About this RNA
Predicted 3D model of a 112-nucleotide RNA (Guanidine-I riboswitch aptamer) from Thioalkalivibrio sp. Rfam family: Guanidine-I riboswitch aptamer. Gene Ontology term of the family: regulation of gene expression. The coordinates come from a structure-prediction model, not an experiment, and the mean pLDDT is 83. Lineage of the source: Bacteria > Pseudomonadati > Gammaproteobacteria > Chromatiales > Thioalkalivibrio.
RNA sequence: CCAAUAGGUGACUAGGGUUCCGGUCCGCGCAGGCGGACGACUGGUCCGAGAGUUGCCGACCUCCCCGGGUUUAGCGGAGGGGGUUACACGGCGGGACAAAAGCCCGGGAGAC
Numbered sequence: 001c002c003a004a005u006a007g008g009u010g011a012c013u014a015g016g017g018u019u020c021c022g023g024u025c026c027g028c029g030c031a032g033g034c035g036g037a038c039g040a041c042u043g044g045u046c047c048g049a050g051a052g053u054u055g056c057c058g059a060c061c062u063c064c065c066c067g068g069g070u071u072u073a074g075c076g077g078a079g080g081g082g083g084u085u086a087c088a089c090g091g092c093g094g095g096a097c098a099a100a101a102g103c104c105c106g107g108g109a110g111a112c
Base pairs, nucleotide, nucleotide: 007057008056009055010054011053012052015047016046020044021043022041023038024037025036026035027034028033058085059084060083061082062081063080064079065077066076067075087107089110093105094104095103
């Protein structure tokens, strides 16, 4: 100086809206209930993090184990143990689903 790798996924949370449930309000009904509106309705279902938590897998390093070979050396094998998986400020705008979002565009644009 150059190349490659620095990964995948589940559960959850921050967060998010309003398709469904529930709730509130209005109207109708003897009643069961029906219709409409409302997410500046706590909630359940639902969506949900590159820079959040955690688990599993993968990758890399190392040690152990089995077989062969060697003292002019370093091969093959499937397992087991340990370790590592770093750093990360970030719009506007657009997109999907019912809709919105820390989701996707996006480790983007940009900044340092």